A computed fold for a 396-nucleotide RNA from a Vicinamibacteria bacterium, annotated as Bacterial RNase P class A.

RNA sequence: CGAGCCGGUCAGAUGGUCGCUGGCUCCGCCGCGAAGGCUUCGGCCGGAGCGGAGAGCGAGAGGAAAGUCCGAACUCCACAGGGCAGUGUGCUGGUUAAUGGCCAGUCCGGGCGACCGGAAGGAAAGUGCCACAGAAAACAUACCGCCGCUUCCGCAAGGGAGCGGUAAGGGUGAAAAGGUGCGGUAAGAGCGCACCGCUUGGGUGGUGACAUCCAAGGCAUGGUAAACCCCACACGGAGCAAGACCAAAUAGGGAGGCGUUCGAGGGCUGCCCGUCCGAUGCCUCCGGGUAGGUCGCUCGACCGGGCGAGCAAUCGCCCGGCUAGAGAAAUGAUCGUCGCCUUCCGCGGGGCGACCCGCGGGAGGAACAGAAUUCGGCUUACGCCCGACUCGAGCA
Numbered sequence: 001c002g003a004g005c006c007g008g009u010c011a012g013a014u015g016g017u018c019g020c021u022g023g024c025u026c027c028g029c030c031g032c033g034a035a036g037g038c039u040u041c042g043g044c045c046g047g048a049g050c051g052g053a054g055a056g057c058g059a060g061a062g063g064a065a066a067g068u069c070c071g072a073a074c075u076c077c078a079c080a081g082g083g084c085a086g087u088g089u090g091c092u093g094g095u096u097a098a099u100g101g102c103c104a105g106u107c108c109g110g111g112c113g114a115c116c117g118g119a120a121g122g123a124a125a126g127u128g129c130c131a132c133a134g135a136a137a138a139c140a141u142a143c144c145g146c147c148g149c150u151u152c153c154g155c156a157a158g159g160g161a162g163c164g165g166u167a168a169g170g171g172u173g174a175a176a177a178g179g180u181g182c183g184g185u186a187a188g189a190g191c192g193c194a195c196c197g198c199u200u201g202g203g204u205g206g207u208g209a210c211a212u213c214c215a216a217g218g219c220a221u222g223g224u225a226a227a228c229c230c231c232a233c234a235c236g237g238a239g240c241a242a243g244a245c246c247a248a249a250u251a252g253g254g255a256g257g258c259g260u261u262c263g264a265g266g267g268c269u270g271c272c273c274g275u276c277c278g279a280u281g282c283c284u285c286c287g288g289g290u291a292g293g294u295c296g297c298u299c300g301a302c303c304g305g306g307c308g309a310g311c312a313a314u315c316g317c318c319c320g321g322c323u324a325g326a327g328a329a330a331u332g333a334u335c336g337u338c339g340c341c342u343u344c345c346g347c348g349g350g351g352c353g354a355c356c357c358g359c360g361g362g363a364g365g366a367a368c369a370g371a372a373u374u375c376g377g378c379u380u381a382c383g384c385c386c387g388a389c390u391c392g393a394g395c396a
Base pairs, nucleotide, nucleotide: 001392002391003390004389006387007386008385010383012338013337014336015335016334017333018332020060021059023057024056025055026054029052030051031050032049036045037044038043062368066379067378069377070376071375072374073373074239075238076237077236086235087234088233089232090231091105092104093103094102095101106120107118108117109116110115121230122229126228127227128224129223130222143170144169145166146165147164148163149162150161151160152159153158178196179195180194181193182192183191197219198217199216200215201214202213203212204211205210243295244294245293246292253286254285255284256283257282258281265277266276267275268274302321303320304319305318306317307316308315309314340365341364342363343362344361345360346359347358348357349356350355
């Protein structure tokens, strides 16, 4: 320098101008206006409070706010107890409020390596399946081949047929009934032996997964459980549009009162008269629901720093801090300066060198993305930078 691998930080800063959404304060402005008081009963005074405009102060997205995939808090509904069904998880130990997360390990697999990945219980409980090819895909079997015997042909070498032995070699397949070697045999075969593997028993180490050692047994158990299934453990449902409170108009419901030419009530009206309308109607109260409003709502398994325990995840103690809570959704735009990255030019420095560093100037660039009850994770999207480590064609 290139290629790679793991971990971590940041997500521009600042000022001017114009805006957006909440909060607090002020106000001599505008609108509505409670209690109470006065009244010639027509009204008037009064100003709590609410809304609006204005001014000031202060605050205002993320590492993923995303996907809604896991786990919780919180809320409502359901719930004697037990079972079936269903769903999920599935090596070990730890961590946590909890998890399928995280940490540390074991085993298996991948990579030259740093390192990475693993739905990693059971196939000697039962059932099913194993395409094509192949003799055979599981209570084994025999296509080519090898070997023995009989028989036929042939002078012979050899060839054909039949019966039998075999599974070493060839061939098929993703997978072929332990593997390699030596002996053995007619040819072969755990048939015998050594090593490896496997099974069973035991010892040692480890909390454990497991590792390792010893002995015995010729080997019994093909694969598949992201096939049914078996085993162990866990699991009620819905979700802030949860849910709680206040509560119009209109139309239903309930109770009471008034009234139907002996006329309640309504329109015209400031009042009286008058006139018109007028009967399953009018008035009052109660109750449920809707619109609307308030709460839930942000001080919390919170954030930052320090010290301590632990390999770590994580935990404990101390100090400091308050950081959107809107309700269809604000957190923005623009200009300047500085900073960052890339590239080019110039100057200076380092190195034998490939190259590297610093300063000045020009040009260009700066990603993914947008809170909606709140947390802890996972996954996905995405820009720069920093550090540790691995490999080496080239340069020295």
RNAcentral holds the sequence, with entries from ENA.
A source record names the gene rnpB.